[in-house]
RNA sequence: GCUCGUGUGGCGCAGUGGUAACGCAUCGCACUUGUAAUGCGGAGAUCCUCAGUUCAAACCUGAGCGCGAGCA
Repeated sequence: GCUCGUGUGGCGCAGUGGUAACGCAUCGCACUUGUAAUGCGGAGAUCCUCAGUUCAAACCUGAGCGCGAGCA
């Protein structure tokens, strides 16, 4: 330099055009002599950025940026 993949709460991830799911962590309550474990509940992501397509975009298209891989 070229090609491909990837970017979503603090972390790990799902999502395949119609108001973003789950686990861990975190907070509250219950349980306990107390902690842990367990149970119940809550908060937390305008989906890397900017444009485009569409009635509607995390999702499709283009460019850019970050990360990874392959080739040279």
This is a predicted structure of a 72-nucleotide RNA (transfer RNA) from Phylliscum demangeonii.
NCBI's taxonomy places the organism under Eukaryota, Opisthokonta, Ascomycota, Phylliscaceae, Phylliscum.
Its mean pLDDT, the model's own confidence on a scale to 100, is 82.
It matches the Rfam family "tRNA". The family's RNA type in Rfam is transfer RNA.